A computed fold for a 331-nucleotide part of an RNA from Nitzschia dissipatoides, annotated as large-subunit ribosomal RNA, domain IV. The prediction has a mean pLDDT of 83. Its Rfam family is "Bacterial large subunit ribosomal RNA".

Context: one part of a larger RNA
RNA sequence: UUAUGUUGAAGGAACUCGGCAAAAUGACUCCGUAACUUCGGGAGAAGGAGUGACUUCAAGAGGAAAAACCCCUUGAAGUUGUCACAAAAUCGAGGACAGCGACUAUUUAACAAAAAUACAAGUCUUUGCAAAUUCGCAAGAAGAUGUAUAAAGACUGACGCCUGCCCAGUGCUGUAAGUUUAAAGGAGAAAGUCUUUAGGCUAUAUCCCUAAAUCCCAGUAAACGGCGGCUGUAACUCUGACGGUCCUAAGGUAGCGAAAUUCCUUGGCACUUAAUUGGUGUCCUGCAUGAAUGGCGUAACGACUGUCCUACUGUCUCCAACAUAAACUCA
Numbered sequence: 001u002u003a004u005g006u007u008g009a010a011g012g013a014a015c016u017c018g019g020c021a022a023a024a025u026g027a028c029u030c031c032g033u034a035a036c037u038u039c040g041g042g043a044g045a046a047g048g049a050g051u052g053a054c055u056u057c058a059a060g061a062g063g064a065a066a067a068a069c070c071c072c073u074u075g076a077a078g079u080u081g082u083c084a085c086a087a088a089a090u091c092g093a094g095g096a097c098a099g100c101g102a103c104u105a106u107u108u109a110a111c112a113a114a115a116a117u118a119c120a121a122g123u124c125u126u127u128g129c130a131a132a133u134u135c136g137c138a139a140g141a142a143g144a145u146g147u148a149u150a151a152a153g154a155c156u157g158a159c160g161c162c163u164g165c166c167c168a169g170u171g172c173u174g175u176a177a178g179u180u181u182a183a184a185g186g187a188g189a190a191a192g193u194c195u196u197u198a199g200g201c202u203a204u205a206u207c208c209c210u211a212a213a214u215c216c217c218a219g220u221a222a223a224c225g226g227c228g229g230c231u232g233u234a235a236c237u238c239u240g241a242c243g244g245u246c247c248u249a250a251g252g253u254a255g256c257g258a259a260a261u262u263c264c265u266u267g268g269c270a271c272u273u274a275a276u277u278g279g280u281g282u283c284c285u286g287c288a289u290g291a292a293u294g295g296c297g298u299a300a301c302g303a304c305u306g307u308c309c310u311a312c313u314g315u316c317u318c319c320a321a322c323a324u325a326a327a328c329u330c331a
Stems, first nucleotide, its partner, number of pairs: 001326008010317002014315001019312001027051005036041001038158001052080009062070002081085001093310007100302002105117002121156007133142003159297004164227003169224002171220004178215001185208003191202004228246005255289001256286001267283006
């Protein structure tokens, strides 16, 4: 000096990205226990008190035929020792607010455990059974020895309150009639050729007939998706309930909002601190929120993320001593 431990005056997070690490709590009995809540929880909430040994008494269980007696448990009263009685070891720190995800569960074997995946639940679409869908060239198989309370595909993700407008575009579904369209089939002028002629043969333009698809028309957004400008206006000013105009398929509703989304930005105000680019509440000027690409809440839960408080401490002010093992020096 390093590693692993033990202890530490005064202070107690001043350390640091961050209380990381350490310290602290810890058992049993009794008392006591808030907001909120889906009434189950929250809850071991929080916060307190007691605990050894011996004596006596009471009650109870067991042994004993019964009693005496023995042993054990509980309670009460008393006596007594230690600085310290759950005397060691094992062995919850707690609380408040917010975000996300309902939860238990799963995951990157060997840098990520999460807010990601899954989930119960909701919705849409397909499928009537020789089912749809999937694997296979096929035979055949899964679906399923199931039958729409089933199976497959897709999205959302407990629960509560809800889920607005747009079908113009792209999809999907339907489509009586119509438009356009392929090969095949039919007709077939001029032309070429054979033939004495009639006529035959070859071949093309052209015409007729004609499927799906396309076009057209309609429906459909818990399908993919989208959800505006400019301008005038109220008895100070500001603002604009109101009006005008342009464009659009329709112009963002309820809610939430500097947010896991806010560039300007350390937004304004309030609280928290002596001091806060943090946190919480509120405002709305939403660069660029918004409703199953779900919106907003939400008890319980979380080795999740952020902030604060109590307790506690060598994290720190500021390091020191000791133990063990190494390093190092000498032999």

NCBI's taxonomy places the organism under Eukaryota, Sar, Bacillariophycidae, Bacillariaceae, Nitzschia.